Model confidence (mean pLDDT): 78 of 100. A computed fold for a 90-nucleotide RNA from a Myxococcales bacterium, annotated as SAH (S-adenosyl-L-homocysteine) riboswitch aptamer. The sequence was found by an Rfam model in a public genome assembly. Of the family's consensus pairs, 100% are formed in the model.
């Protein structure tokens, strides 16, 4: 760094649906259904990727271990509505 799992970013109602995912077929810039955490922090597990040891005469490669820090704050999330909470001002 990347994948999948779990938290978290107050809680809820109702609509719209685009990519995702399902399904169909006549395979399309298709169609029918689901669909408003898909975004960012964390934690874990699997892989990669740097670096240091081990360690050999030296290099590759390869295999083992280690490590890739703390701390503090968040930000955002179609439209409509309610609740909860803070902070302002009256």
């Nucleotide at each position: 760094c990347g994948u999948c799992u779990c938290g978290a970013g107050g809680a809820g109602c109702g609509u719209u649906g685009c990519g995702a995912c399902g399904g169909c077929c006549g395979u399309g810039u298709g169609c029918c259904g689901c669909c408003a955490g898909g975004c960012u922090c964390g934690a874990g597990a699997c892989g990669c990727c740097c670096c240091g040891c081990g360690a050999g005469a030296a290099c590759c490669a390869g295999c083992g271990c280690g490590g890739g820090a703390u701390c503090g704050c968040a930000a955002c999330g179609g439209c409509g509505c309610u609740c909860g909470u803070g902070a302002a001002c009256c």